[in-house]
Molecule: transfer RNA
Organism: uncultured Hungatella sp.
């Protein structure tokens, strides 16, 4: 240099004929259990604003197509693999 794969909440990791983004697990918060801790059980848990209702934002980054994009197209960054 060329080709291919990957990038999603705090972490791992789902969701692809384009149709509620974040299932599930870990972690974390609060509570039960315990003398206490561990284990275990219950509830909650993306971000911002808000008393709440709710609104807005969010799939590496920037654009495009579309009524609608994690998914399709273009460019680009990073990592990995192969070829030279």
């Nucleotide at each position: 240099g060329c080709a291919g794969a990957a990038g999603u909440g705090g972490c791992g990791g789902a969701a692809u004929u384009g149709g509620c983004a974040g299932a599930c697990g870990c972690g974390c918060a609060c509570g039960g259990u315990u003398c206490a801790g561990g284990u275990u059980c219950g509830u909650g848990u993306g971000g911002u604003g808000g008393a709440a209702a709710c609104a807005c934002c969010u799939u590496g980054u920037g654009g495009g197509u579309u009524c609608g994009a994690c998914u399709c197209c273009c460019a680009u960054c990073u990592u990995c693999u192969g070829c030279a």